[in-house]
């Protein structure tokens, strides 16, 4: 040198805890933008990721105790956090193995 490999942001799932909603917010879908942000250890980067704004369509599970103050059990493709599991960088340099 060649070959092989590891590593990101993040995504999904399970469990637990604490919340929110149940007077329907949230979640999910679609459209849209001179919008914002983060992206292996370094550099560059977006047809990938996340968020935000706007618009559109759709759309739900409440009960019991109680007696005005709440408690409890549910429900929601609900939020956050934690743990575990699965998936997970394009180019180049670097790193590890071959050695």
């Nucleotide at each position: 040198a060649a070959c092989a490999g590891a590593g990101u942001a993040g995504a999904g799932g399970a469990c637990a805890a604490a919340g929110c909603g149940u007077u329907a917010a949230g979640u999910g879908u679609c459209a849209c933008a001179u919008g914002a942000g983060a992206u292996g250890g370094g550099a560059u980067g977006u047809u990938g990721c996340u968020c935000u704004a706007u618009g559109a369509a759709c759309g739900a599970a409440g009960a019991a105790u109680a007696g005005u103050a709440a408690u409890u059990c549910g429900c929601g493709g609900u939020u956050u956090u934690g743990u575990c599991c699965u998936c997970g960088c394009a180019u180049u340099c670097g790193c590890u193995g071959c050695a």
Predicted 3D model of a 99-nucleotide RNA (THF (Tetrahydrofolate) riboswitch aptamer) from Enterococcus phoeniculicola ATCC BAA-412.
Rfam family: THF (Tetrahydrofolate) riboswitch aptamer. From the family's description: Tetrahydrofolate (THF) riboswitch was first reported for Ames et al. as an RNA motif in 5' untranslated (5'-UTR)regions of folate transport and biosynthesis genes in Firmicutes genomes. A reference for the family is Ames et al. (2010), "A eubacterial riboswitch class that senses the coenzyme tetrahydrofolate", Chem Biol.
The organism belongs to Enterococcus phoeniculicola, within Bacteria.
The same sequence occurs in records of 2 taxa.